Small-subunit ribosomal RNA from a metagenome, 1501 nucleotides, folded computationally. RNAcentral holds the sequence, with entries from SILVA.
RNA sequence: AGAGUUUGAUCCUGGCUCAGAACGAACGCUGGCGGCGCGUUUUAAGCAUGCAAGUCGAACGGUAUAUAGGGCUUCGGUCUUAUAGAGAGUGGCGAACGGGUGAGUAACACGUAGGUAAUCUGCCUUUGGAUGGGGGAUAGCCCAUGGAAACAUGGGGUAAUACCGCAUGAUGUCUGGGUAACCAGAUGAAAAGUGCUUUCGGGCACUGUCUGAAGAUGAGCUUGCGGUCCAUUAGCUAGCUGGUAGGGUAAAGGCCUACCAGGGCUACGAUGGAUAGCCGGCCUGAGAGGGUGAACGGCCACACUGGGACUGAGACACGGCCCAGACUCCUACGGGAGGCAGCAACUAAGAAUCUUCCGCAAUGGGCGAAAGCCUGACGGAGCGACGCCGCGUGAACGAUGAAGGCCGAAAGGUUGUAAAGUUCUUUUCCUGGUGAAGAAUAAGGUAGGAAGGAAAUGAUCUACCGAUGACGUUAGCCAGGGAAUAAGCCCCGGCCAAUUACGUGCCAGCAGCCGCGGUAAUACGUAUGGGGCGAGCGUUGUUCGGAUUUAUUGGGCGUAAAGGGCAUGUAGGCGGUUUUAUAAGCCUGGUGUAAAAGGCUCUGGCUUAACCAGAGUUUCGCGCUGGGAACUGUAAGACUAGAGUUUAGGAUGGGGAGAUGGAAUUCCUGGUGUAGGGGUGAAAUCUGUAGAUAUCAGGAAGAACACCGAUGGCGAAGGCAAUCUCCUAGCCAUAGACUGACGCUGAGGUGCGAAAGCGUGGGGAGCGAACAGGAUUAGAUACCCUGGUAGUCCACGCUGUAAACGAUGUGCACUAGGUGUAGGGGUUUCAAAACCUCUGUGCCGAAGCUAACGCAUUAAGUGCACCGCCUGGGGAGUAUGCUCGCAAGAGUGAAACUCAAAGGAAUUGACGGGGGCCCGCACAAGCGGUGGAGCAUGUGGUUUAAUUCGAUCGAUACGCGAGAAACCUUACCAGGGUUUGACAUGUACAUGAAGGUUCAAGAGAUUGGACUGCCCGGUUUCCGGGCGUGUACACAGGUGCUGCAUGGCUGUCGUCAGCUCGUGUCGUGAGAUGUUGGGUUAAGUCCCGCAACGAGCGCAACCCCUGCUGUCUGUUGCUAACAGGUUAAGCUGAGGACUCAGACGGAACUGCCGGUAACAAACCGGAGGAAGGUGGGGAUGACGUCAAGUCAUCAUGGCCCUUAUGUCCUGGGCUACACACGUGCUACAAUGGCCGGUACAGAGUGAAGCGAAACGGCGACGUUGAGCAAAUCGCAAAAAACCGGUCUUAAGUUCGGAUUGGAGUCUGAAAUUCGACUCCAUGAAGUUGGAAUCGCUAGUAAUCGCGCAUCAGAAUGGCGCGGUGAAUACGUUCCCGGGCCUUGUACACACCGCCCGUCACACCACCCGAGUUGGAUGUACCCGAAGUCGCUAGUCUAACCUGUAAAGGAUGACGGUGCCGAAGGUAUGCCUGGUAAGGGGGGUGAAGUCGUAACAAGGUA
Repeated sequence: AGAGUUUGAUCCUGGCUCAGAACGAACGCUGGCGGCGCGUUUUAAGCAUGCAAGUCGAACGGUAUAUAGGGCUUCGGUCUUAUAGAGAGUGGCGAACGGGUGAGUAACACGUAGGUAAUCUGCCUUUGGAUGGGGGAUAGCCCAUGGAAACAUGGGGUAAUACCGCAUGAUGUCUGGGUAACCAGAUGAAAAGUGCUUUCGGGCACUGUCUGAAGAUGAGCUUGCGGUCCAUUAGCUAGCUGGUAGGGUAAAGGCCUACCAGGGCUACGAUGGAUAGCCGGCCUGAGAGGGUGAACGGCCACACUGGGACUGAGACACGGCCCAGACUCCUACGGGAGGCAGCAACUAAGAAUCUUCCGCAAUGGGCGAAAGCCUGACGGAGCGACGCCGCGUGAACGAUGAAGGCCGAAAGGUUGUAAAGUUCUUUUCCUGGUGAAGAAUAAGGUAGGAAGGAAAUGAUCUACCGAUGACGUUAGCCAGGGAAUAAGCCCCGGCCAAUUACGUGCCAGCAGCCGCGGUAAUACGUAUGGGGCGAGCGUUGUUCGGAUUUAUUGGGCGUAAAGGGCAUGUAGGCGGUUUUAUAAGCCUGGUGUAAAAGGCUCUGGCUUAACCAGAGUUUCGCGCUGGGAACUGUAAGACUAGAGUUUAGGAUGGGGAGAUGGAAUUCCUGGUGUAGGGGUGAAAUCUGUAGAUAUCAGGAAGAACACCGAUGGCGAAGGCAAUCUCCUAGCCAUAGACUGACGCUGAGGUGCGAAAGCGUGGGGAGCGAACAGGAUUAGAUACCCUGGUAGUCCACGCUGUAAACGAUGUGCACUAGGUGUAGGGGUUUCAAAACCUCUGUGCCGAAGCUAACGCAUUAAGUGCACCGCCUGGGGAGUAUGCUCGCAAGAGUGAAACUCAAAGGAAUUGACGGGGGCCCGCACAAGCGGUGGAGCAUGUGGUUUAAUUCGAUCGAUACGCGAGAAACCUUACCAGGGUUUGACAUGUACAUGAAGGUUCAAGAGAUUGGACUGCCCGGUUUCCGGGCGUGUACACAGGUGCUGCAUGGCUGUCGUCAGCUCGUGUCGUGAGAUGUUGGGUUAAGUCCCGCAACGAGCGCAACCCCUGCUGUCUGUUGCUAACAGGUUAAGCUGAGGACUCAGACGGAACUGCCGGUAACAAACCGGAGGAAGGUGGGGAUGACGUCAAGUCAUCAUGGCCCUUAUGUCCUGGGCUACACACGUGCUACAAUGGCCGGUACAGAGUGAAGCGAAACGGCGACGUUGAGCAAAUCGCAAAAAACCGGUCUUAAGUUCGGAUUGGAGUCUGAAAUUCGACUCCAUGAAGUUGGAAUCGCUAGUAAUCGCGCAUCAGAAUGGCGCGGUGAAUACGUUCCCGGGCCUUGUACACACCGCCCGUCACACCACCCGAGUUGGAUGUACCCGAAGUCGCUAGUCUAACCUGUAAAGGAUGACGGUGCCGAAGGUAUGCCUGGUAAGGGGGGUGAAGUCGUAACAAGGUA
């Protein structure tokens, strides 16, 4: 520091996800040790048991009891003295600390800085003074009573540092006087205990008590500032704000009461609701920030829930009291008791959190003079890998690179120096021993110093001694033993370091995101190997980070989410030039505070580290104070450049009202006139003989204003258009004068605001939602047509929204230009023009900006000011609440849930019922067919034991693989055999055969028998080699599966003209350019132009055949001349002239001429030429597409079978047959059929062959066999054509030949299933073929025959050959296919695409909801506990007063009563949660239904 994920690819926007760190964690697997920390985050739920706050006899009375002594005794005991003395009690101090928890609390609760002249403060410190003299009670105790208990009551008697007077008393308090110092008056206190000493009077010391002053500490109150969310909480408040008087408090104060006034808070967020203890800090982060408030520390609040006071220095009190409530317990049923959010422990809850431990040895606290006691604070130990830190599980050597595992065809690789083995060490572990520090000092003692005192005790200072250890079998150290006791977890597709095999087969499963898995899974599971971390490792949860994804640092708003519809203006924010003052902001110095701990740096202590300690530093901030004056603010003054006023001009569909006008439309009346009109793609509804449409004249009505008219004008926007008049607003320019910052923006507010809609009243010609009818259609609730109501128009109200758009807020300033246009001014000019300038409105463009498109002085550039708005898509502008509205509805405006995208711009393709250009037997123009018939052949289907398999439902399967199924082929079926095999190689062993002849069984394969029968070499009963057979083992074999694992080959687009690359350039990039453009071509063929220049694969050419010709050669071919010869014939001699054959050449190149063109390419025409613009034909098939075809040609990975899915044999099947389709043949006839005659090819082929001639047969053919391995002989007859005859006009025929019967021929072992051919007989359908559809552009179509391959035999098919030999093409509108350019796109599996909504089904969350049930809270009223305060004088009343006393007073207690008052109750309201019949929409879901709304002009933009 980034990465993955939207796309075919790209850039951007934008969300989601990951890598990091952290944790009071939990869960899974695993687990050796030690140190230091931490450990109920959940129900402030309930709690058995024990402990957690006592102490003081030096405040007090004094007992039980014990010991010792004494007296009495009925020996049971009892009395008394001394010593010791528990428990209980009175009294003092403490119990308000320490410890726990975070429920409540949004508050002066907390933090920070102040104030307190408005206050208190026990113990403590310092410093003054005092401590005199009296009194009356009461617990305990004794007696008695009630009660189950808790406890209560009565009587008697007793002490105090308990209580109460009196005295004294100040620099205390109060009052008065006084400026003050101060004066006067009033008021106002106490307690003793111990020790020492004593001359017994006392004295001294210590501790206490009282009263002042001061301090310290702690607390109370108060103020400024700071830190949560919701406005779908907008108004709140009657003690509420202030005053006066009084009360109350330690203390200011409505804190409380009475009276008076009517205030107080709030958009800078009151009130209400939700949530929450706050902070130092902790986690994260570069920081700013964000999150958090466990442990440690500070503050606050609470102690079962609610209320209350008492005591006290301090409490409204966790282990105190009273009352009410809930709960638990005891009970004799009458009553009582209790409060773990102290430490342990328990129960429940929960994913989850410990021992009912030891000790006061240390530190600290309470009490005490002290010893000491108490202390679940604390110190320790225990449990828990919960965290952090440290250590270990061994080290060195060790290659036959062992065995085993895994991988590999093998070689081998890897695990791996890893192991084993050898040597060594002992941290840790076990056993035994030894052994620090934590302990300081107290009491007390010794020595010394020194104040006071008569002295002693005491108090004080210094030094030295001086008891005490929970941990603890401590840490550490020493010795012995022995590698001994000690390794796991996660991951290995990318992000992200690290792979192979097997299993599985969209199953099982994985997954943080993208995504893996449908038979070759680096993604599932296992194993091997590897990577990471390591006593841990992963997962889950949470926080920050990455996320600049809330943007202060540090984002945006034309099209991605986002500018308010527009203006006006309030608060607010911001604000021109200049002078002076001030010092609030601002800058700076000093100072106080900012607790400690923590963080950082350095140093030190535990063996190191964690941990701990010391020093320094950090601490934004706040307060006080000194200084400065540039800027902002404030105050005062001045200015004119901003803004405005006025005078003189101008343009204008700006607004409102009134008046007027013509054209058109419809209607009405009348005339002319006659059969249609209207409407559409075509029609129909409709209208018309009752006279329409058309036309003429007249009249009526309403609405809108042609031409001018224009990216022209005006207005803030919406918007505004005939003409004239009136009223009225704004704007622009020029020149002066004036005011003097008066300005900009603008949350709320207010106004304006298209169309549609609503209300009331008018109006209504045309148009026209709804509606009706007609069409279209599968349907058509639409598009089209005929009608037509609201509405559209006017007036007055309402609504307040629009793609209210420039999808661009308003204002100001600055930053190259060019060119139009509208309004005005100036200069110049005779004029037109030109130049300068201001305002508006357009276009093009520089810089700059932008993701790009684009914007560009009218900014989307550069800045400033202010406002509005955005933060992934969907859910949803929905629900709910509130406000507005008559309603429709508008404004404001969520969440649950769900997805990993949604989106913008641009790119390349593909596509379009988009456009342009061009081509092709693509259409058109023609010729001939198919589709109808019969047959042949192939396919589907059906059938079958099998009808083997493949190709195949378009082109690109269907006379295709197959150039040929009777057996074989053959892969299928039935049956019969066989198992190293029908075939190959190797090894071992055995054997000598194999083969041939023959016999038997069998359907055959096969089996058995007989006879015959091995080769070569050598050292020759034998050995070796070869060949064969048998046995055994490796293996063979498979037309079994996968063409979607593959190679090779092939089809197709398409013989279409395209497909690319290098360098350069342009673009952020995908990409573009080149390859586009203008011409031209069959062609990306060529030329020109051009940020391109070149190149490659294709095109063309080079190759073959054919067409003309030359040279050479001349048999088997040829025969002109010469000769011979025949019935005839190159038959013979001979010849090379010709034809022909075969080699090698020539020839054609737009080369020449004319025209067109840019005078380029090229095209058109012509000449010559056998041939002319590629002469004709063939071979040749670019990059790629279709997961096209083929595992059955072959090859091949993987899987499967192995006495069978291999192999052999016989027979059958592939030839079936209600049917459907493709491709063909033959026909339907006279351009013909039949008969007879007669002529002319080319290319092939022949030895298991072609087979002449002759003979036989009607014929197929047979017999015989010449010649020929072929320019020699044969197949071989070419046929159509031509000549003659017949049929004689149209008929199922002298057309057609199917089918069937009979008889044959040929091949072959074999012709039944199942061959071809011949003859005789038979003589079916069919009379030119519906919709539709195919081929062909010249030697072509059509037509005619011939040959070849396969092959024993078997073509109507295939491949070739020649003969005869046409018609037509205006042309490119349309159909199909293709090429190029361009355009749109929401497509990219690419239109056979994408995609919308209803309905049906399942699941999920939500909304409404009659009700029902909780919680919180408001108001009014009722009842009213405890208790404070007040009143009262009913009862009682020790101290004090009066009084001799009685008695009275004062005081106090009880009682009564009043205000307030918790819980409770009644009524009513509001908020919120649970649940709910039913209703509603939403989301998701694999292939459901119906349509096809959107994306292309998406077929109605």
Its mean pLDDT, the model's own confidence on a scale to 100, is 84.